[in-house]
């Protein structure tokens, strides 16, 4: 990297360094950004996937360990499928894609 499974409309800040773009690719929007974004570091916090404990199990408990996360729904949409309707458009649901965890390799 590929593959498998699960989840993704909730939640979560201060300071320091840096200095111009950032929000997965591309596009159309929308949002954040010199009142310093993004990124990195320190401390803090949120959460509960693995691990720990209880339990036959479903689940529950804790948050020391391994990750993860802390603007806007994965910011929204575009591509495919199904359905509904005031019907060639709008809306709803699902998939795909992405992110995170665990596992195989």
């Nucleotide at each position: 990297c590929u593959c498998u499974u699960a989840u993704c409309c909730a939640g979560a800040g201060u300071g320091g360094c840096u200095g111009a773009g950032g929000g997965a690719c591309c596009a159309g929007g929308c949002c954040c950004g010199a009142c310093g974004a993004c990124g990195c570091c320190a401390c803090g916090g949120c959460a509960a996937c693995c691990a720990g404990g209880u339990g036959c199990g479903a689940a529950c408990c804790g948050a020391a360990g391994g990750u993860g996360c802390c603007c806007c729904u994965u910011c929204c949409u575009g591509c495919c499928c199904g359905g509904a309707c005031c019907c060639c458009g709008u809306c709803c649901g699902g998939g795909g894609a992405g992110a995170u965890a665990a596992g195989c390799c």
SAM riboswitch aptamer (S box leader) from an Acidobacteriota bacterium, 105 nucleotides, folded computationally. It was read from a public genome assembly, where an Rfam model found it. Of the family's consensus pairs, 97% are formed in the model. The coordinates come from a structure-prediction model, not an experiment, and the mean pLDDT is 84.